[in-house]
């Protein structure tokens, strides 16, 4: 100094639900709010779970805080 690993500090995010907007809808996004979170920062690539539909499909779509995988990245003990 690399990986690997997560005490400690500093600083991050921010479930639930509330009130506002968008959206058929899952659900975004602002604001409060903090159950947790070492990638709970990114990316729908694989699978799950979900949402639309006179068309039920080889159909559009949503989740990254469901679980793999990818590039990347702070701080630092044992």
């Nucleotide at each position: 100094g690399a990986c690997g690993c997560g005490a400690a500090a500093a600083g991050g995010c921010a479930g639930a639900c509330u009130c506002g907007u968008c959206g058929u809808g899952a659900g975004g996004c602002g604001a409060g709010g903090a159950c947790g979170c070492a990638a709970a920062g990114c990316c729908a690539c694989g699978g799950a779970a979900c949402u639309c539909c006179g068309u039920c499909g080889a159909g559009a779509g949503u989740c990254a805080g469901c679980c793999g995988g990818g590039a990347u990245g702070c701080c630092g003990a044992a």

c-di-GMP-I riboswitch aptamer from an Actinomycetota bacterium, 78 nucleotides, folded computationally.
The prediction has a mean pLDDT of 88.
The organism belongs to Actinomycetota, within Bacteria.
Of the family's consensus pairs, 94% are formed in the model.